[in-house]
Context: one part of a larger RNA
RNA sequence: UGGAGAUGUUGAUGUCAGAAAGGAAGGACUUCUUAGUACGAGAGGAACGGAAGUUCGGCGCCUCUGGUCCACCUGUUAUCUAGCAAGGUAAGCAGGGCAGCUACGCGCUAAGGGAUAAGUGCUGAAUGCAUCUAAGCACGAAACCCCCCUUGAAAAGAGACAUCUUAGAACACUUCAAAAACAGAAGUUUAAUGGAAGCGGUGUGUAAGUACGAAGCUUCGGCGACGUAUUCAGCAUGCGCUCCCCAAUAGUUCAUA
Numbered sequence: 001u002g003g004a005g006a007u008g009u010u011g012a013u014g015u016c017a018g019a020a021a022g023g024a025a026g027g028a029c030u031u032c033u034u035a036g037u038a039c040g041a042g043a044g045g046a047a048c049g050g051a052a053g054u055u056c057g058g059c060g061c062c063u064c065u066g067g068u069c070c071a072c073c074u075g076u077u078a079u080c081u082a083g084c085a086a087g088g089u090a091a092g093c094a095g096g097g098c099a100g101c102u103a104c105g106c107g108c109u110a111a112g113g114g115a116u117a118a119g120u121g122c123u124g125a126a127u128g129c130a131u132c133u134a135a136g137c138a139c140g141a142a143a144c145c146c147c148c149c150u151u152g153a154a155a156a157g158a159g160a161c162a163u164c165u166u167a168g169a170a171c172a173c174u175u176c177a178a179a180a181a182c183a184g185a186a187g188u189u190u191a192a193u194g195g196a197a198g199c200g201g202u203g204u205g206u207a208a209g210u211a212c213g214a215a216g217c218u219u220c221g222g223c224g225a226c227g228u229a230u231u232c233a234g235c236a237u238g239c240g241c242u243c244c245c246c247a248a249u250a251g252u253u254c255a256u257a
Stems, first nucleotide, its partner, number of pairs: 011164006020151004026056008039044001057109005065103004072096005077090005098238001112146003119139004168254004173187004193247003197242004201237004209230005216223002
């Protein structure tokens, strides 16, 4: 410093309203139109308003695009596990890459009202005229107050409504749409909360073994990089669904007008 909690309010739970507080949430520009109009002898040449955008900020999001992706898949180098296969290390090098996180991507960032400032006026006396002011009335700015966003019953004037009348809350346990702690949210067998498994989707790119072919080498016995088929295979999966196989057991504490 922040938070839970405590105190307070207070029977329990839920939903509200809003005293007050915070925010800057917007700023600028271009084009078309208005319009070759007003204006002007001509040369030239506007504006109010309307429409479409751009840019800088702000808030949010990840469908698309791009990035990252040290989950993962593949190729490959050195070395080790005798060799094959499968792996370890160098977070080796290289090619991809879902979710997540992101910007270079996407969405929203209108308008209006009130009271006014300088100022502009109407009516109008004091002062038979005049005068925006003395009484009265009307306009008028990105500033002010609303509108907009956030917090907000500890607002001691301590609020309202609904349901219920012994309900309840917290811890503990399985967790994540949440997360520094805390909090929040979903569950706890009357169960899909997490794990496992299966299916689907997604990523990589066609596994091992076997069969066939084969450049080349050869001591002529053989050895063979590589290719094709089996095979959109194999492997993986922070996603979705299914399914009680495993774990949410056992309980504890507080409160109870």